[in-house]
Notes
Predicted 3D model of a 71-nucleotide RNA (transfer RNA) from an uncultured Bacilli bacterium. Model confidence (mean pLDDT): 82 of 100. Its Rfam family is "tRNA". By type it is a transfer RNA.
RNA sequence: UGUCCCAUGGCCAAGCGGUAAGGCAGUGGAUUCUGGCUCCACGACCGUAAGUUCGAAUCUUACUGGGACAA
Repeated sequence: UGUCCCAUGGCCAAGCGGUAAGGCAGUGGAUUCUGGCUCCACGACCGUAAGUUCGAAUCUUACUGGGACAA
């Protein structure tokens, strides 16, 4: 310098244009003599800023951070 990939709750991780699954952890509750186990409930506007669209985590652009390859 060029090409490509990734960025989703505290952590991991789905999602592929129509209002964000699941697991672990956490909090509250049930159960228990207590704790643990088990069961129920609760939390994310998706790296930032724009654009396209009736509608964007999903498509486009720029930027930021991380990574791979080539030289």